[in-house]
Context: one part of a larger RNA
RNA sequence: CCCGCAGUUAGACGGAAAGACCCUAUGAACCUUUACUGCAACUUCACAGUGGCGCCAGGAAAGGGCUGUGUAGGAUAGGUGGGAGGCUUUGAAGCCGGGGCGCCAGCUCUGGUGGAGCCAACCUUGAAAUACCACCCUGCGCUUUUUUGGCGUCUAACCGAGCUCCGUUAGCCGGAGCCGGGACCCUGUGUGGCAGGCAGUUUGACUGGGGCGGUCGCCUCCUAAAGUGUAACGGAGGCGCGCGAUGGUGGGCUCAAGCCGGUCGGACAUCGGCUGUUGAGUGCAAAGGCAUAAGCCCGCCUGACUGUGAGCGUGACAGCGCGAACAGAGACGAAAGUCGGCCUUAGUGAUCCGGUGGUCCCUCGUGGACGGGCCAUCGCUCAACGGAUAAAAGGUACUCUAGGGAUAACAGGCUGAUCUCCCCCAAGAGUCCACAUCGACGGGGAGGUUUGGCACCUCGAUGUCGGCUCAUCGCAUCCCGGGGCUGGAGCAGGUCCCAAGGGUUCGGCUGUUCGCCGAUUAAAGCGGUACGUGAGCUGGGUUUAGAACGUCGUGAGACAGUUCGGUCCCUAUCUGCUGUGGG
Numbered sequence: 001c002c003c004g005c006a007g008u009u010a011g012a013c014g015g016a017a018a019g020a021c022c023c024u025a026u027g028a029a030c031c032u033u034u035a036c037u038g039c040a041a042c043u044u045c046a047c048a049g050u051g052g053c054g055c056c057a058g059g060a061a062a063g064g065g066c067u068g069u070g071u072a073g074g075a076u077a078g079g080u081g082g083g084a085g086g087c088u089u090u091g092a093a094g095c096c097g098g099g100g101c102g103c104c105a106g107c108u109c110u111g112g113u114g115g116a117g118c119c120a121a122c123c124u125u126g127a128a129a130u131a132c133c134a135c136c137c138u139g140c141g142c143u144u145u146u147u148u149g150g151c152g153u154c155u156a157a158c159c160g161a162g163c164u165c166c167g168u169u170a171g172c173c174g175g176a177g178c179c180g181g182g183a184c185c186c187u188g189u190g191u192g193g194c195a196g197g198c199a200g201u202u203u204g205a206c207u208g209g210g211g212c213g214g215u216c217g218c219c220u221c222c223u224a225a226a227g228u229g230u231a232a233c234g235g236a237g238g239c240g241c242g243c244g245a246u247g248g249u250g251g252g253c254u255c256a257a258g259c260c261g262g263u264c265g266g267a268c269a270u271c272g273g274c275u276g277u278u279g280a281g282u283g284c285a286a287a288g289g290c291a292u293a294a295g296c297c298c299g300c301c302u303g304a305c306u307g308u309g310a311g312c313g314u315g316a317c318a319g320c321g322c323g324a325a326c327a328g329a330g331a332c333g334a335a336a337g338u339c340g341g342c343c344u345u346a347g348u349g350a351u352c353c354g355g356u357g358g359u360c361c362c363u364c365g366u367g368g369a370c371g372g373g374c375c376a377u378c379g380c381u382c383a384a385c386g387g388a389u390a391a392a393a394g395g396u397a398c399u400c401u402a403g404g405g406a407u408a409a410c411a412g413g414c415u416g417a418u419c420u421c422c423c424c425c426a427a428g429a430g431u432c433c434a435c436a437u438c439g440a441c442g443g444g445g446a447g448g449u450u451u452g453g454c455a456c457c458u459c460g461a462u463g464u465c466g467g468c469u470c471a472u473c474g475c476a477u478c479c480c481g482g483g484g485c486u487g488g489a490g491c492a493g494g495u496c497c498c499a500a501g502g503g504u505u506c507g508g509c510u511g512u513u514c515g516c517c518g519a520u521u522a523a524a525g526c527g528g529u530a531c532g533u534g535a536g537c538u539g540g541g542u543u544u545a546g547a548a549c550g551u552c553g554u555g556a557g558a559c560a561g562u563u564c565g566g567u568c569c570c571u572a573u574c575u576g577c578u579g580u581g582g583g
Stems, first nucleotide, its partner, number of pairs: 001583008010575003014570002022404004027400002029396004035201005042193002045190005051154013065140002068137001078136005085119003094113008158181003162178006204216003213233001217239006240385001241283001242342002247301007255279001257275005281290002284347001286345003305328004311322004317386001330339003353379007361372002411458001412456001413454003417451001419447006428438002465540001466538003470532001471529005478503003481498006505519005546564004550559003
């Protein structure tokens, strides 16, 4: 050096299982509920199957009977018309009794008695006699018909796991007869309510993982790199209007502030003088503007117009913005001229659907109509603001699928704020003396053991705390060794330098690492090794499914809260290592 054999498991990010954790999906499934929308079930009422009679109450119609005082006036005059007579021995006035109405004066009906009269144009009044007749109005009661509702009753629909008989040798069923209920119950159709019992679904995105929080449209500034534009969960603020004058036009004016003067009067009130390019003011944020003013005041007005629009700007588009000029009818101004809102840039919402006004348009053979179009206008915190629907929340540790190392938890990597260690300066402490020792305020590093940041390999899997076993390395050395300084007399120390050869205990508590305690020791070091080591062991903790407590939640359920319980697979091909054999 080549080839074996027996072992061992450190590596082959070993094998197995398209990660179950996490995220994503306009994925799925179950579960919940005061999510949405439905459906069953239950319930209300109506009608039907569903009938007789009686009573009560309401409505309508017809018939007949009554009913009606504002004041003036013999008085309780409903309206209008006809009308000069009407009623009465088929019984008038008056009297007695009873009923009804009543604005208590009276009106009206009826029984008895009575026995022959009673009323009408008169004066008043808008209207003349209820003397008489007719048609009506208001309100009341009666009769009839019809209808509605309620109550009661009946039996014949309908009901009966009541009895007897029969089919029939039958505890079913059917029939017949009794009996009990009864137009109820029940069923159907329609209607309102209720309705996780059931069903279908929804439950946003951005995001230095996700959740929680925050945000989502528009305006202004910076970032923005001197055209435009330009991102971030970068830094600052505003808007979701207002105004018939705060608009148009013509004319005029100049502010803030300071100084001086001046009764009360002051730092600042109103008054006078001087200086005063903008520091004032601008309806509201900011920026850019503005004194020729866009700022302030006054007069007259409504252009905060109608129909168009050359040509541009800006946008992927949708759209948004600027605009001379023409026609019409105007406002102001002597005129030139200006005026199609406001110093400018925010003050907003597509389409569908529907409302309102107008209109020449269409309108099912024709004429109309219904309906529609067109013009104008109205209804959205559709604010997740280019708006999925008119209409929508949650749980899953019982979970599932597709994917992702595009994205978290372990480990590694980068970084090194934090951490550990070292150094510089040296105020000060150390009686004196910065530096034996300690070292403020600050500054500079190293390491890569902490907590983090980033999200780079790995989600078609890199098993995660602690213990056991077995280690190996670093030195910033715990002990044993050698030295310097000492505020080192000695002993014992302090501090620094060199040094990794060897060593570095046994117990109690806790799953613990750590830590505290006990007893020792020369000492009971600190770290790295995928927080070494689960194809070596364990499985107490964490981190599935069961269960409970506290708390939260209406609930399903949830909790770096607790508690009891809970399947740890792999026969070694290669490399490495150990032992051994042959050539």